A computed fold for a 248-nucleotide part of an RNA from a bioreactor metagenome, annotated as large-subunit ribosomal RNA, domain VI. The RNAcentral record of the full RNA draws on SILVA. The coordinates come from a structure-prediction model, not an experiment, and the mean pLDDT is 87. It matches the Rfam family "Bacterial large subunit ribosomal RNA". Gene Ontology terms of the family: ribosome and structural constituent of ribosome.
Context: one part of a larger RNA
RNA sequence: CGCUGGAGAUUUGCGUGGCUCUGACACUAGUACGAGAGGACCGUGUUGGACAGACCUCUGGUUUACCGGUUGUUCCGCCAGGAGCACCGCCGGGUAUCUACGUCUGGAUCGGAUAAGCGCUGAAAGCAUCUAAGCACGAAGCCGGCCACAAGAUUAGAUCUCCUCAUGAGGGUCGUCCGAGACGAGGACGUUGAUAGGAGGCAGGUGUAAAGACGGUGACGUCAAAGCCGAGCCUUACUAAUUGCCCG
Numbered sequence: 001c002g003c004u005g006g007a008g009a010u011u012u013g014c015g016u017g018g019c020u021c022u023g024a025c026a027c028u029a030g031u032a033c034g035a036g037a038g039g040a041c042c043g044u045g046u047u048g049g050a051c052a053g054a055c056c057u058c059u060g061g062u063u064u065a066c067c068g069g070u071u072g073u074u075c076c077g078c079c080a081g082g083a084g085c086a087c088c089g090c091c092g093g094g095u096a097u098c099u100a101c102g103u104c105u106g107g108a109u110c111g112g113a114u115a116a117g118c119g120c121u122g123a124a125a126g127c128a129u130c131u132a133a134g135c136a137c138g139a140a141g142c143c144g145g146c147c148a149c150a151a152g153a154u155u156a157g158a159u160c161u162c163c164u165c166a167u168g169a170g171g172g173u174c175g176u177c178c179g180a181g182a183c184g185a186g187g188a189c190g191u192u193g194a195u196a197g198g199a200g201g202c203a204g205g206u207g208u209a210a211a212g213a214c215g216g217u218g219a220c221g222u223c224a225a226a227g228c229c230g231a232g233c234c235u236u237a238c239u240a241a242u243u244g245c246c247c248g
Base pairs, nucleotide, nucleotide: 001152005163006162007161008160009159010158011157015149016148017147018146021049022048023047024046025045026044027043033038051106052105053104054103055102059100060099061098066093067092068091069090070089071086072085073084074083075082076081110144111143112142117137119135120134170247171246172245173244174190175189176188177187178186195240196239197238198236199235200234201233202232204229205228206227212223213222214221215220
């Protein structure tokens, strides 16, 4: 831009794409078969590999504005306590997130038409013959079925509801944001409000702060699960989402 008034939802599915793999073990059964050695078909169950999708409860990574330890040096007048720099200085941990080495799920069952093949009935050809008429089976393959997209399917579909010349459905702009994102877009919210920040509580991380008191000659220990803390959960209008304007 189109789909011939506009809009918000819910859909049909023309069609397109994806998936399609496979081992071992056990039972049947030491059965059928076989002199024995050996050793099944069919059917059933269990458990793997590779691959694919999803997710973060567990495990493991990541976690440069989290916590702690620690070295050198400079500074905060000094002590104590801190800050800067040194690859995040180094080291030990680490929530959310994102992840795989982690977890879950999948290939199927099934239906239809068939291939080679196997048959039934059956003449031409009094027999025989799966075929000539007719009929029944038969593949990881074909068409469906499973998953995803899908009406620009210009053949532009369908259903429901709303708006009607402005007192108008709806949309945009703007703002607060996001499990959404290169930007657009998508989604949530905008005071009739929990959208983000802050605050309170909780989870979670770190690992017991400073100061003081007590004990010890002292290092240190105890009071103390302390103190500090990012993203998580719940609550709370304290702050910011004001009022408008534009399209229609």